Predicted 3D model of a 99-nucleotide RNA (THF (Tetrahydrofolate) riboswitch aptamer). Rfam family: THF (Tetrahydrofolate) riboswitch aptamer. Rfam links the family to the GO term tetrahydrofolate metabolic process.
């Protein structure tokens, strides 16, 4: 002093189990306000992701039943494991190979 690689948190999709609902919450959309977090160290956004409040929009029930419930289903349902795929927004430094 060049070149070149490499790690997070998470996220999405699939099975497989499990919650809640189906007397409609949830998920999904917009606003508004408030928070965090973001490879090893610093910085960090119009981006992400929680929360409250508002607002629009909005569904698949069927069958037994001792009337307690049961099962089958449905739902952009909740959680958990597992595979795979993608993954620092950027910027600086660092780390690891070569020269």
């Nucleotide at each position: 002093u060049g070149a070149a690689g490499a790690g997070u948190a998470a996220a999405a999709a699939u099975a497989c189990g499990u919650u809640c609902g189906u007397u409609a919450a949830g998920u999904g959309u917009u606003g508004a306000c408030u928070g965090a977090a973001c490879g090893g160290g610093g910085a960090g956004u119009u981006g992400u992701c929680a929360g409250u409040c508002a607002a629009a929009c909005g569904a698949a029930a069927a069958g037994c039943u001792u009337c307690g419930g049961c099962u089958u289903g449905c739902g952009g349902u909740u959680c958990g494991u597992a595979u795979u795929u993608u993954g620092c927004a950027u910027c600086c430094c660092g780390c690891u190979u070569c020269a």